This is a predicted structure of a 116-nucleotide RNA (SAM riboswitch aptamer (S box leader)) from a Thermoanaerobacterales bacterium. Model confidence (mean pLDDT): 80 of 100. NCBI's taxonomy places the organism under Bacteria, Bacillati, Bacillota, Clostridia, Thermoanaerobacterales. It was read from a public genome assembly, where an Rfam model found it.

RNA sequence: CUCUUAUCGAGAGCAGGCUGAGGGACUGGCCCAAUGACGCCCGGCAACCGGCAGCAAAAAUUUCCCGCUGCAUCGGUGCUAAUUCCUGCAGAACUGUAUGUUCUGACAGAUGAGAG
Numbered sequence: 001c002u003c004u005u006a007u008c009g010a011g012a013g014c015a016g017g018c019u020g021a022g023g024g025a026c027u028g029g030c031c032c033a034a035u036g037a038c039g040c041c042c043g044g045c046a047a048c049c050g051g052c053a054g055c056a057a058a059a060a061u062u063u064c065c066c067g068c069u070g071c072a073u074c075g076g077u078g079c080u081a082a083u084u085c086c087u088g089c090a091g092a093a094c095u096g097u098a099u100g101u102u103c104u105g106a107c108a109g110a111u112g113a114g115a116g
Stems, first nucleotide, its partner, number of pairs: 001116008013042001016041003022032003026088001028086002043080003048076003051071005084108001089105006095098001
C1' cells in the first nucleotide's frame, strides 16, 4: 500500500505538566483556538485483540479450537469538542415546492482483527 471483516447517535481532565499557531482527512459550510488550540507526557475512557471467569456444544484421558455472556488485575492497539460536527452520490416519503425537511443505502474516512 491492497484485500476481507466488525464497529463508528454512548464514554473519557470547564485550574494536570511541556510547547507554542494552528486545527477539525478532502469539498462547501459551520466550528474550535493566546480565557492558549494542534502535538507530546501524565491521567482517563472503552473493551477490538491477547488475558481471566462463567455458560453451552462437542469430545471424553486431559484439555484445546469454535460460539455466547461477563471482568478490567496484566499485555498490544485505539480513543479522549461538536453523530465519522454537518455535507458531497443515489433512492424514497412529506409538504411550507424550497438548490426545503426527514429517512434509507452507497461512496469516502477512522479504528481493530486477519490475509497478501